Record summary: The part of an RNA shown here (small-subunit ribosomal RNA, 5' domain) has 530 nucleotides and comes from an uncultured bacterium. Its Rfam family is "Bacterial small subunit ribosomal RNA".

[in-house]
Context: one part of a larger RNA
RNA sequence: GGACGAACGCUGGCGGCGUGCCUAACACAUGCAAGUCGAGCGAUGAAGUUUCCUUCGGGAAACGGAUUAGCGGCGGACGGGUGAGUAACACGUGGGUAACCUGCCUCAUAGAGUGGAAUAGCCUUUCGAAAGGAAGAUUAAUACCGCAUAAUGUUGAAAGAUGGCAUCAUCAUUCAACCAAAGGAGCAAUCUGCUAUGAGAUGGACCCGCGGCGCAUUAGCUAGUUGGUGGGGUAACGGCCUACCAAGGCGACGAUGCGUAGCCGACCUGAGAGGGUGAUCGGCCACAUUGGGACUGAGACACGGUCCAGACACCUACGGGUGGCAGCAGUAGGGAAUAUUGGGCAAUGGGCGAAAGCCUGACCCAGCCAUGCCGCGUGAGUGAUGAAGGUCCUAGAGAUUGUAAAACUCUUUUCUGAGGAAAGAAUAAAUAGGGAAGGAAAUGUCCUUAUUUUGACGGUACCUCAGGAAUAAGGAACGGCUAACUCCGUGCCAGCAGCCGCGGUAAUACGGAGGUUCCAAGCGUUGUUC
Numbered sequence: 001g002g003a004c005g006a007a008c009g010c011u012g013g014c015g016g017c018g019u020g021c022c023u024a025a026c027a028c029a030u031g032c033a034a035g036u037c038g039a040g041c042g043a044u045g046a047a048g049u050u051u052c053c054u055u056c057g058g059g060a061a062a063c064g065g066a067u068u069a070g071c072g073g074c075g076g077a078c079g080g081g082u083g084a085g086u087a088a089c090a091c092g093u094g095g096g097u098a099a100c101c102u103g104c105c106u107c108a109u110a111g112a113g114u115g116g117a118a119u120a121g122c123c124u125u126u127c128g129a130a131a132g133g134a135a136g137a138u139u140a141a142u143a144c145c146g147c148a149u150a151a152u153g154u155u156g157a158a159a160g161a162u163g164g165c166a167u168c169a170u171c172a173u174u175c176a177a178c179c180a181a182a183g184g185a186g187c188a189a190u191c192u193g194c195u196a197u198g199a200g201a202u203g204g205a206c207c208c209g210c211g212g213c214g215c216a217u218u219a220g221c222u223a224g225u226u227g228g229u230g231g232g233g234u235a236a237c238g239g240c241c242u243a244c245c246a247a248g249g250c251g252a253c254g255a256u257g258c259g260u261a262g263c264c265g266a267c268c269u270g271a272g273a274g275g276g277u278g279a280u281c282g283g284c285c286a287c288a289u290u291g292g293g294a295c296u297g298a299g300a301c302a303c304g305g306u307c308c309a310g311a312c313a314c315c316u317a318c319g320g321g322u323g324g325c326a327g328c329a330g331u332a333g334g335g336a337a338u339a340u341u342g343g344g345c346a347a348u349g350g351g352c353g354a355a356a357g358c359c360u361g362a363c364c365c366a367g368c369c370a371u372g373c374c375g376c377g378u379g380a381g382u383g384a385u386g387a388a389g390g391u392c393c394u395a396g397a398g399a400u401u402g403u404a405a406a407a408c409u410c411u412u413u414u415c416u417g418a419g420g421a422a423a424g425a426a427u428a429a430a431u432a433g434g435g436a437a438g439g440a441a442a443u444g445u446c447c448u449u450a451u452u453u454u455g456a457c458g459g460u461a462c463c464u465c466a467g468g469a470a471u472a473a474g475g476a477a478c479g480g481c482u483a484a485c486u487c488c489g490u491g492c493c494a495g496c497a498g499c500c501g502c503g504g505u506a507a508u509a510c511g512g513a514g515g516u517u518c519c520a521a522g523c524g525u526u527g528u529u530c
Stems, first nucleotide, its partner, number of pairs: 001530004006526005013376006020368001021334001027331002030329003035074003040071002043068001048063006081287003091211007100204002105200007113147004123136005153178006160171004183192003213259003220250003225247008262284004266277004289310005312323004340366001342365003348362001349360004379410004389401004415467006424457001428453009474519005479500003485514005495502002
């Protein structure tokens, strides 16, 4: 000199764009943060319409289909948070899989025949303070289970070709065994969903080479340990697990131990080489009160799922239950220190749905903080009786503050008031018309035209008019380093100080004042780092 997720002191006009618990992975009141589908299913059946009856109060039937607890499907493995653990194939980089999986999506081939038994819900009874159950009766499905059909699928056997990287891979042939399915909307056409297989895309899994911390005042470590055989397990290789056999394996090229730490793209600094860091943004990993376990599923050993145990907290009728903010706000606490219990799904993106749409503290916005960067302003011109006042003095018709002020002329960025007023919105949706392929036609699908609708921010940005210099300057320093000097007070006192050092009676170094210098809505100090 630069930098900062900064803090503290003094001061503080505005705007744009960023950033904002670095400490207690401490504990959490309250609200919200993951739902959706009635075009899968049984049930429920509101408004309304029509008809009939009516004692005019209403009632009955039909149509209608709002609403949704339950079964079922898809999604809750994404998105969001945090960095505790981890020195490790966790990460980065480059490879390998002849050792693997992949829902939704795309393309292709083939299929969807025939039966069955239940169970939520509802109803009845019943236990419990509650949370939550139990029994009986009854009911549906794209829920569940048979049988059929069966290959280019899987498994086994036979023999062959090509290729390779050892196990083998690919292709074609024969035989045997095994394994599927579901409907829905629509008047229909058709659309959509379902089953099996192949290929792709996407996402993941595993293995390997190399790379990136400290301590040797850590020198030896290791029994599933190292290898083999048989078996099991996995999507898959493998001591991953198990039985038996052998005695190996690692290490001064630093094993083992201890300490510290999420890794990277990047960021800061530096001419570079290096050094430091890992906030925001992006990629990967790990975790979700602590420890452990599996279930479901294409995918989890699952933040807002489940089971067990521990600690803590809450409810209780003492028998027993309930909970998990390292999601967004917010509270207490810790701390030098870090924000609103805000608005909206209008945009982008995500989940579900045929769609309308619903949900979305992701996200988009607004609020707070000079926390940072950038920009603007606090006026401009003229103005010497060099006014008054202050300060200094050699005490004067002196010097300085100083063109500074006053005064005159001008401007209105800002400010105040008034008026106008966006883009972000379409390739979206609805309605109407036209066209294309198919079709007998209509509907539907696709293309296209017109109209209409949809904005949280926000009556915001921006623009125009009016008014009036009006609303707006501080902080630090002035002995040398280091730009900037005098007076008074104090008297080794009070104090200053980054280093050298000042202060003991004329202190440019302490305190005040005047003046000056440097930065400026900031200026200094402290901390960390180059």
RNAcentral holds the full RNA, with entries from SILVA.